c-di-GMP-I riboswitch aptamer from uncultured Desulforhopalus sp., 90 nucleotides, folded computationally. The RNAcentral record of the sequence draws on MGnify. Its Rfam family is "c-di-GMP-I riboswitch aptamer". From the family's description: GEMM was predicted in a large-scale screen for bacterial structured RNA regulatory elements.
RNA sequence: GACAACGGCAAAACGCUUUCCGAAAGGGCGUGACGCAAAACCACCGGCCUACGUUUCUCUUAAGAGAAAUACGGUAGCGGGGUCACCGAA
Numbered sequence: 001g002a003c004a005a006c007g008g009c010a011a012a013a014c015g016c017u018u019u020c021c022g023a024a025a026g027g028g029c030g031u032g033a034c035g036c037a038a039a040a041c042c043a044c045c046g047g048c049c050u051a052c053g054u055u056u057c058u059c060u061u062a063a064g065a066g067a068a069a070u071a072c073g074g075u076a077g078c079g080g081g082g083u084c085a086c087c088g089a090a
Base pairs, nucleotide, nucleotide: 001087008036009035013031014030015029016028020027021026034077040083041082042081044080045079046078047075048074049073053070054069055068056067057066058065059064
């Protein structure tokens, strides 16, 4: 890199009988197949999601409750970047 594909990956949804991990977002496993030519790996940059904890504030006699901010949690199937591969038309 081609309306190719030997060989691959697998969105949503559903299930995990009181739940496999997690506070959540999200992830894992099974079914599934929307799609993908890097939908392989890495959170370095930007974006987005979440807020256990922390900080500030409000209410309350108090116990406690609520609001805002925050990534140290995520997303590689949001984009950029880095790394390593597969196929074999013209």